[in-house]
RNA sequence: GAGUGAGGUAGGGGUGCAAAAAUCAAGAGUAAGCUAGGGAGCCGGCAGCUAAGAACUAGAAGAAAGGGGUUUUUGCCGAAGUAUAGUAAUUGACCAAGUUGCUAUACUGGGAUUGCACCAAAGAAGUGCAAUACUGUCAUCUGAUUUAUAGCCCGUAAUCAGAUGGAGAACUAUCUCACCA
Numbered sequence: 001g002a003g004u005g006a007g008g009u010a011g012g013g014g015u016g017c018a019a020a021a022a023u024c025a026a027g028a029g030u031a032a033g034c035u036a037g038g039g040a041g042c043c044g045g046c047a048g049c050u051a052a053g054a055a056c057u058a059g060a061a062g063a064a065a066g067g068g069g070u071u072u073u074u075g076c077c078g079a080a081g082u083a084u085a086g087u088a089a090u091u092g093a094c095c096a097a098g099u100u101g102c103u104a105u106a107c108u109g110g111g112a113u114u115g116c117a118c119c120a121a122a123g124a125a126g127u128g129c130a131a132u133a134c135u136g137u138c139a140u141c142u143g144a145u146u147u148a149u150a151g152c153c154c155g156u157a158a159u160c161a162g163a164u165g166g167a168g169a170a171c172u173a174u175c176u177c178a179c180c181a
Base pairs, nucleotide, nucleotide: 001180003179004178005177006176007175008174009173010172011171014077016076017075018074019073020072021071022070023069024068034059035058036057037056041049042048044095045094046092080108081107082106083105084104085103086102087101088100089099090098091097109135110134112132113131114130115129116128117127118126137166138165139164140163141162142161143160144159145158146157
C1' cells in the first nucleotide's frame, strides 16, 4: 500500500420499510335481532338451522372485523416481504378453503405507473406475472473540469455528463487480526 481474506462498528438511498396509538371515511342503511306478509327451504361438501316458521318482500330501528387515509411516537435500511412445502393452533368434531406462529428452500436494491389474474364490500389497498421510464450503488468505456512541481505532456486521484452491465451476505467510511508486496 489507490493489496487480499475474516470479523466488528457507523452511515446513505426516500412518495424508504415495519409496528403502536388516536382520529376520519368507507364497510352500510349491509348483517344479526323485532313487526307484518309469505309458506319450505338455507347451506363449498358433511354436519347443522327450519311449521316454536326457511328462502323472499315491506316497515321501524340498526352494528362489527379485516383492509384504507391523516397525525404522533417507536424500531430500523433484507429495512421488510413474497412463493412453495411441512408442521402446530384456530375458524364447528371432519374435508376443502382461510388466518396466525415455526421450520426448510427459492426470489426481491428501492419506490412509481400501466395491463392481466387472484383476493377484497369496493373503481380502495394488497399479492403474483409482464412492461415502461425514474432513482440510489458498484464496475467498465468515452468526454470534460480540478489538483500536483516553475511550465508543458502523460499517468493517478476526485467531480460532472453519457452509454452498458451487476446485485443488498451489497455499497461507503473506519477499526482489529492474519496473509501478500
Molecule: Lysine riboswitch aptamer
Organism: Clostridia bacterium